Predicted 3D model of an 85-nucleotide RNA (c-di-GMP-I-GGC riboswitch aptamer) from a Bacillota bacterium.
RNA sequence: ACCGACAAAGGGCAAACCUAUCGAAAGGUGGGGGCGCAAAGCCGCGGGUCUAAGCCGAAGAGGGAUGACAGCCGGGCUGCCGUAA
Numbered sequence: 001a002c003c004g005a006c007a008a009a010g011g012g013c014a015a016a017c018c019u020a021u022c023g024a025a026a027g028g029u030g031g032g033g034g035c036g037c038a039a040a041g042c043c044g045c046g047g048g049u050c051u052a053a054g055c056c057g058a059a060g061a062g063g064g065a066u067g068a069c070a071g072c073c074g075g076g077c078u079g080c081c082g083u084a085a
Base pairs, nucleotide, nucleotide: 003082004081012037013036017032018031019030020029021028022027035071041077042076043075045074046073047072048069049068050067055063056062
């Protein structure tokens, strides 16, 4: 350096759900909770998915400006521990 042993120690994070709050919504944040995670740390850069107040539209159809998801995949940056293979 690679790798993460069905690894291990000290630890870390925290799905669903409940709750308070922000948001139009998706969803975010705090508290509880704990399914899981060796990058489940950070970055919306590529793809994907979701949203749709406002806007286009005759329209409650349809569209998609915007926003969201890093715990969907890829990419970039950074990092603890270990050294079985």
It was read from a public genome assembly, where an Rfam model found it.
The coordinates come from a structure-prediction model, not an experiment, and the mean pLDDT is 85.
The model forms 95% of the base pairs in the Rfam consensus.